[in-house]
Context: one part of a larger RNA
RNA sequence: UGACGGGGGCCCGCACAAGCAGUGGAGUAUGUGGUUUAAUUCGACGCAACGCGAAGAACCUUACCAGGUCUUGACAUCGUGUGCAUAGUAUAGAGAUAUAUGAAGUUUGCCUUCGGGCAGACACACAGACAGGUGGUGCAUGGUUGUCGUCAGCUCGUGUCGUGAGAUGUUGGGUUAAGUCCCGCAACGAGCGCAACCCUUACGGUCAGUUGCUACUGAGAAGAGCACUCUGGCAGGACUGCCGUUGACAAAACGGAGGAAGGUGGGGAUGAUGUCAAGUCCUCAUGGCCCUUAUAGGCAGGGCUUCACACGUCAUACAAUGGUCGGUACAGAGGGUAGCCAACCCGCGAGGGGGAGCCAAUCUCAGAAAGCCGAUCGUAGUCCGGAUUGCAGGCUGCAACUCGCCUGCAUGAAGUCGGAAUCGCUAGUAAUCGCGGAUCAGCAUGUCGCGGUGAAUACGUUCCCGGGCCUUGUACA
Numbered sequence: 001u002g003a004c005g006g007g008g009g010c011c012c013g014c015a016c017a018a019g020c021a022g023u024g025g026a027g028u029a030u031g032u033g034g035u036u037u038a039a040u041u042c043g044a045c046g047c048a049a050c051g052c053g054a055a056g057a058a059c060c061u062u063a064c065c066a067g068g069u070c071u072u073g074a075c076a077u078c079g080u081g082u083g084c085a086u087a088g089u090a091u092a093g094a095g096a097u098a099u100a101u102g103a104a105g106u107u108u109g110c111c112u113u114c115g116g117g118c119a120g121a122c123a124c125a126c127a128g129a130c131a132g133g134u135g136g137u138g139c140a141u142g143g144u145u146g147u148c149g150u151c152a153g154c155u156c157g158u159g160u161c162g163u164g165a166g167a168u169g170u171u172g173g174g175u176u177a178a179g180u181c182c183c184g185c186a187a188c189g190a191g192c193g194c195a196a197c198c199c200u201u202a203c204g205g206u207c208a209g210u211u212g213c214u215a216c217u218g219a220g221a222a223g224a225g226c227a228c229u230c231u232g233g234c235a236g237g238a239c240u241g242c243c244g245u246u247g248a249c250a251a252a253a254c255g256g257a258g259g260a261a262g263g264u265g266g267g268g269a270u271g272a273u274g275u276c277a278a279g280u281c282c283u284c285a286u287g288g289c290c291c292u293u294a295u296a297g298g299c300a301g302g303g304c305u306u307c308a309c310a311c312g313u314c315a316u317a318c319a320a321u322g323g324u325c326g327g328u329a330c331a332g333a334g335g336g337u338a339g340c341c342a343a344c345c346c347g348c349g350a351g352g353g354g355g356a357g358c359c360a361a362u363c364u365c366a367g368a369a370a371g372c373c374g375a376u377c378g379u380a381g382u383c384c385g386g387a388u389u390g391c392a393g394g395c396u397g398c399a400a401c402u403c404g405c406c407u408g409c410a411u412g413a414a415g416u417c418g419g420a421a422u423c424g425c426u427a428g429u430a431a432u433c434g435c436g437g438a439u440c441a442g443c444a445u446g447u448c449g450c451g452g453u454g455a456a457u458a459c460g461u462u463c464c465c466g467g468g469c470c471u472u473g474u475a476c477a
Base pairs, nucleotide, nucleotide: 001477002476003474004473005472007471008470009469010468011467012466013465015461016460019425020424022422023421026316029313030312031311032310033309034307042053043052064302065301067299069297073130077129078128079126080125081124082123083122088101089100090099091098092097108119109118110117111116132291133290135289137287141285142284143280144279145278146276148274153192154191155190156189157188158187159168160167161166172183173182174181198268199267200266201265203236205234206233207232208231209230212226213225214224239262242256243255244254245253246252318418322377323376324375325374326373327372328371334365335364336363339358340357344353345352346351384415389410390409391408392407393406394405395404431453432452433451434450435449436448437447
């Protein structure tokens, strides 16, 4: 000087407390451990691994296994030789591949004595340099990511003090979300962080007016208009600016006015110096090492989907604030040409037919659901719950046996609110309800977004956890 303390002081955070809804019990989904296996590819392991890499394992993916194959190679550059390359067809085979045949059609540039020659492109053969490696090392690395933590810190120049390591500044008094600002001070200044500048949302103004909006019509089209809604460009608006009180005449705090919005308005992007030899050599790049008829390459099949069990994370329930049936209302944000697919017809339905429109403020996905109005059920393992299983179908796709999703009928398991323990959340939040996107042929209870309905509680900082500043002790560095 740090680090640490079941030392002290001050302060903060859904850290506790106050509340709400959960997890831990059930059956399912999914990840992991273990087990099994020819293989169950690999990585990730307290917080910060475990619905994680994987924004989608039937084949492919795929890295794993057994089998059958290949060796200058699936891919790149170079040498020699030969040849016009190739598509297709037939046979054998699980296929990779092997053998045979080989149409139509056709080369590029330069030189030329028009005979041809040289070079290029392509294919085959041979030889070696080499290719190749999701092989090892993240404790050799780059890049990138997590974490403390969006915590308020981390430093430098000059000066001063100290033999020196270092100190000072950065401590102190107030204040703040903040090393934020003010005052003081052997310090004076500065940098990286904080804040602001950026995006979005909340308000009105202005400009613009189609595909949007409005009126006209019984309805549609055309035509008309741009006041309103809306869309999107511009500038405005909020700054403790104004008033009062407190304060040290400061910074600031509290209350008030005006205002769509008030004290950082809400949300996002933005992550200082560093810590964990944290994660990643399987995104990529890369040093050393290792393999080179194999640890490389291609193939079909299997596996990654096992199942006594254990753990994590979700979704669904155990019901009446509910289930079922009928009627009826209101979103936002997105996607669409190998695509979205309307009307209409068929089917109980998944779906099939059909073919209009749309490269989309035009057409379409698209019916929002909870809600509201009625009816029924009457506390029961039930008209709750839906696992499991049987049968019959649909869709995608060469192909749904291992191993997809969906529909109908039948079946109807556990489960009556969950021990110790434990997670999230402070407002348009939690809870609850549906909708959309990416990935994607198909496959979503995951994930990323969107809106609808819409709470309770916070006395307070003694305690638990994490963090910041000052101080103190130390046999630690």

This is a predicted structure of a 477-nucleotide part of an RNA (small-subunit ribosomal RNA, 3' major domain) from a Bacillota bacterium. The prediction has a mean pLDDT of 83. Its Rfam family is "Bacterial small subunit ribosomal RNA". Gene Ontology terms of the family: ribosome and structural constituent of ribosome.